RNA sequence: AGGGCCGUAGUUUAGUGGUAGAACAAGGAUCUCCAAAGUCCUUGGUGGUGGUUCGAUUCCAUCCGGCCCUGCCA
Numbered sequence: 001a002g003g004g005c006c007g008u009a010g011u012u013u014a015g016u017g018g019u020a021g022a023a024c025a026a027g028g029a030u031c032u033c034c035a036a037a038g039u040c041c042u043u044g045g046u047g048g049u050g051g052u053u054c055g056a057u058u059c060c061a062u063c064c065g066g067c068c069c070u071g072c073c074a
Base pairs, nucleotide, nucleotide: 001070002069003068004067005066006065007064010024011023012022013021018054026042027041028040029039030038047063048062049061050060051059
């Protein structure tokens, strides 16, 4: 320098145009003599900007970050 993949909750991830889900974690309640476990409830998220669209996590452009491949120099 060229090419490819990825970025969603504190963590691991699903969803790929029409109200963003799950598990774990965290908080509360219940249970218990106490605690753990179990059960119930709650909190919390689409990397930034711009564009397309009635509507964008999803499509397009660009930037940022991570990983991989190729090349060049040393």